[in-house]
Transfer RNA from Asaia siamensis, 72 nucleotides, folded computationally. Its Rfam family is "tRNA". By type it is a transfer RNA. Taxonomically the source falls in Asaia (Bacteria, Pseudomonadota, Alphaproteobacteria, Acetobacteraceae). The sequence was found in a public genome assembly.
RNA sequence: UGGGAUGUAGCCAAGCGGUAAGGCAGCGGAUUUUGAUUCCGCCAUUCGGAGGUUCGAUCCCUCCCAUCCCAG
Repeated sequence: UGGGAUGUAGCCAAGCGGUAAGGCAGCGGAUUUUGAUUCCGCCAUUCGGAGGUUCGAUCCCUCCCAUCCCAG
C1' cells in the first nucleotide's frame, strides 16, 4: 500500500429494513439466623464515527476510525 473479516451493555452474544433476545456481572426486593442457592423487578434516546438511500436503518451504500488475518 492492496484485499478480507470483525465492531451491539462492564463481559459474552442473537438480531439481515418496522421501536435490540438471552446469559454472566451489577443494583433493588422476597425467601433465609447469616451467607450461598432459588424467585421477582431494573439495567444499550448516539448498535465504533460521519454522511447517503428509504415513510422508516443495528441491518443497504460511501468515507473514515480501531482490532485481527492474508499478500507485497